Context: one part of a larger RNA
Molecule: large-subunit ribosomal RNA, domain I
Organism: Dactylococcopsis salina PCC 8305
RNA sequence: AGCUAACGGUAAAGCCCUAGGCACAUCGAGGCGAAGAAGGACGUGGUAACCGACGAAACGUUGCGGGGAGCUGGAAAUAAGCCUAGAGCCGCAAGUAUCCGAAUGGGGCAACCCCAAGAACGGUCUGCUGAAUCUAUAGGCAGAAACGAGCCAACGCGGCGAACUGAAACAUCUUAGUAACCGUAGGAAAAGAAAACAAGAGUGAUUCCCCUAGUAGCGGCGAGCGAACGGGGAGCAGCCUAAACCUCCCACUGCGGUGAGAGGGGUCGUGGGACAGCAAUGGUCAGACGGAGACUCUUAAACGAAGCAACUGAAAACUGCACCAGAGAGGGUAAAAGUCCCGUAGUUGAAAAGGAAAACCGCUGCGCUGAAUCCCGAGUAGUUCGGAACACGAGAAAUUCCGAGUGAAUCAGCCAGGACCACCUGGUAAGGCUAAAUACUCCGAUGUGACCGAUAGCGAACCAGUACCGCGAGGGAAAGGUGAAAAGAACCCCGGCGAGGGGAGUGAAAAAGAACGUGAAACCGUUAGCUU
Repeated sequence: AGCUAACGGUAAAGCCCUAGGCACAUCGAGGCGAAGAAGGACGUGGUAACCGACGAAACGUUGCGGGGAGCUGGAAAUAAGCCUAGAGCCGCAAGUAUCCGAAUGGGGCAACCCCAAGAACGGUCUGCUGAAUCUAUAGGCAGAAACGAGCCAACGCGGCGAACUGAAACAUCUUAGUAACCGUAGGAAAAGAAAACAAGAGUGAUUCCCCUAGUAGCGGCGAGCGAACGGGGAGCAGCCUAAACCUCCCACUGCGGUGAGAGGGGUCGUGGGACAGCAAUGGUCAGACGGAGACUCUUAAACGAAGCAACUGAAAACUGCACCAGAGAGGGUAAAAGUCCCGUAGUUGAAAAGGAAAACCGCUGCGCUGAAUCCCGAGUAGUUCGGAACACGAGAAAUUCCGAGUGAAUCAGCCAGGACCACCUGGUAAGGCUAAAUACUCCGAUGUGACCGAUAGCGAACCAGUACCGCGAGGGAAAGGUGAAAAGAACCCCGGCGAGGGGAGUGAAAAAGAACGUGAAACCGUUAGCUU
């Protein structure tokens, strides 16, 4: 020095565990904010650095309700106190709520400074003024009320809009109207009551799902993109205006009228309405509107059955003998508990606040016939050119939208049925509203898991978006486990009044001693044997 064995050290894997995550389901909630939010700064405790709580009324104040023995947070200790005259704790309502922050009197390097002490800015309304420019308008000044502003995970609608990539290169094309950015709303949004489909038969607003179907088509006919009709389901709900006409009122007027406003009327495609005539004031019905508020739900809770002995360090395991069960879900307790504790099934419960909402009241809606006349949404529809959306890349290219030109008709009208024409069929544009079925989950509650178990699971089980890195935008860790209970080792000894260790003591165990569950391997030793 090597090999083997035993015993140690170091190390931290595997095992066991879970206080934290992940995913989903069902309900709820779907907003907060100038009455100052979200997010912070600084303070508040007898002692108080941190976290949490709170705000100069500061570990808290008031009222009401619950509850019933301890309490002064995590968090020990000490001091001083509180509490059955009901504290602490839980719920509801209120009060207080420094400074910064949309931040809003002015300023500013956020949490600070200054003053005359303030709604800053925008919008709305009122009054007074008032240009170019006569009337007017823009603008200005003053006042009023307090409408907006900022934040927020995803989902929605709109605006703008890539590239990598694919095409085995690349340009049309694709990725993709995706990502990013911007605007803006709601608990959903958007869409929506046929100028729709269809095809000789019919359907009857919109939305979503399954199929039709990877079909018909589109496509450097490449890569690839990709419907509809129709069928089956979910859910169902329909309405209000403009105009004609009537009435009122105002302004202008060339006295012919023109125009603004208000009320009535009216709303449709077997065309409807105005207009004319007839009928009816009545009852049921309907309502998405306004009130009302029974019952009920949420925000605290209450009651709630039934077991002992022996064994053990400890029993819940085993043994013995019992019991409950509308409760044998689950968790805890020195090990494995239906009957020890919290609970569970079941039953009950709100002074206060909130949600939803039936009856009821109000309000609104609900006819027939008819020849002629009048009305039926205009710089619109259509068309030309240039673009875009439609599964559809200009194509034979209908349909929809945008820009620039041009520019109709009013029911004997107009649009569509994939160029276009005829016939036929369907519909009634150029105004508006509309629940449900659908999408999502920052958040609350409950439950579940052939989800993870500390290199996993969220980045974060632990004081983590921390430490640390970066001028900054930004990047971003590691780190869990004594024991049932601290009973956390009095006292003695070695040692530097050390570190560390040896006794003693505690404990079931200290080879559980705080570098603490178990404690593998690499690696380092000690002893023994063998080999050189």